[in-house]
RNA sequence: UGCUCAUCGAGACCGGCUGAGGGACAGGCCCUUGGAAGCCGGGGCAACCCGCGGGACCGCAAGGUUCCGCACGGUGCCAACUCCUGCGGAGGCGCGAUGCGCCGCCCGAGAGAUGAGUC
Numbered sequence: 001u002g003c004u005c006a007u008c009g010a011g012a013c014c015g016g017c018u019g020a021g022g023g024a025c026a027g028g029c030c031c032u033u034g035g036a037a038g039c040c041g042g043g044g045c046a047a048c049c050c051g052c053g054g055g056a057c058c059g060c061a062a063g064g065u066u067c068c069g070c071a072c073g074g075u076g077c078c079a080a081c082u083c084c085u086g087c088g089g090a091g092g093c094g095c096g097a098u099g100c101g102c103c104g105c106c107c108g109a110g111a112g113a114u115g116a117g118u119c
Base pairs, nucleotide, nucleotide: 002118003117004116005115006114007113008112013042014041015040016039017038021031022030023029025086026085027084028083043078044077045076048074049073051070052069053068054067055066056065057064058063082111087108088107089106091103092102093101094100095099
């Protein structure tokens, strides 16, 4: 880097250094010198993996599946739904209308992110 699977409406910020960008991409809309991104220190959230405890189910058994709890360890995360939309469909509204435009926490796909597995 690719592939497979799961999840993505919740949650969680301070200090130091530094100094102009950041929110993947594009468009929008935002955040930001009352300090962006990055690095360092500390704190927190969460429960994907490991681990520990318990319940239910399957199995003759070894074991497996699933749910709940904990949070020492491995990651991750700590503005806004994954900030919104990008493709297709359904719905509503408007219009010199067989179409075009607009609307939204409608549905699905795609893309992306994170974890686990794998060549």